Overview:
Transfer RNA from a Candidatus Nomurabacteria bacterium, 72 nucleotides, folded computationally. Taxonomically the source falls in Candidatus Nomuraibacteriota (Bacteria, Bacteria candidate phyla). The prediction has a mean pLDDT of 81. It matches the Rfam family "tRNA". The family's RNA type in Rfam is transfer RNA. The sequence is in RNAcentral, with records from ENA.
[in-house]
RNA sequence: GCCCUCAUAGCUCAACGGAUAGAGUACAGGUUUGCGGAACCUGCGAUAGAAGUUCGAUUCUUCUUGAGGGCA
Numbered sequence: 001g002c003c004c005u006c007a008u009a010g011c012u013c014a015a016c017g018g019a020u021a022g023a024g025u026a027c028a029g030g031u032u033u034g035c036g037g038a039a040c041c042u043g044c045g046a047u048a049g050a051a052g053u054u055c056g057a058u059u060c061u062u063c064u065u066g067a068g069g070g071c072a
Stems, first nucleotide, its partner, number of pairs: 001071007010025004018055001027043005048064005
């Protein structure tokens, strides 16, 4: 230098182009318990950035950024 894959919640992962982006775990509160833990209930929290296509984009296209891999 060229090519491929990936980027979603603090973390690990879902989501035919169409319902308020959904779970587990973590965190906070509550119930329970002699106190904790466990269990149960509730809450908090995310689409890397910018354009484009579309009635509608996490999903498709382009560029940029970052991570991983291959060739030279």